[in-house]
C1' cells in the first nucleotide's frame, strides 16, 4: 500500500434497535475519629467525527480519523 479489530466518565468495562447511557476503581464534598485509614452517604464526569437506513441508533451500513495486529 492492502487486509482484520477496535474507539463509551480520568481508568477498566457494561448496556434486545426502544425511559434522563449503567458499575467498579479513581476524583470533589459531607458524616464518624484527637489527626489520619477504613466504613457510610452526596456529587460531577462519557457514545471518535461527518454522512446514511430506521418512528426510534453506542448498537446496523458507508466514509474520514486514531490505534492495534496480519501480509507485502
Nucleotide at each position: 500500500g492492502g487486509c482484520u479489530u477496535u474507539a463509551u466518565a480520568g481508568u477498566u468495562c457494561a448496556a434486545c434497535g426502544g425511559a434522563u447511557a449503567g458499575a467498579a476503581c479513581g476524583a470533589g464534598g459531607g458524616u464518624u475519629u484527637c489527626c489520619g485509614a477504613a466504613a457510610c452517604c452526596c456529587u460531577a464526569a462519557a457514545u471518535u467525527c461527518a454522512g446514511g437506513u430506521u418512528c426510534g441508533a453506542u448498537u446496523c451500513c458507508u466514509g474520514a480519523u486514531a490505534a492495534a495486529g496480519c501480509c507485502a
Background:
Transfer RNA from a Bacteroidota bacterium, 72 nucleotides, folded computationally. Rfam family: tRNA. Rfam classes the family as a transfer RNA. Model confidence (mean pLDDT): 84 of 100.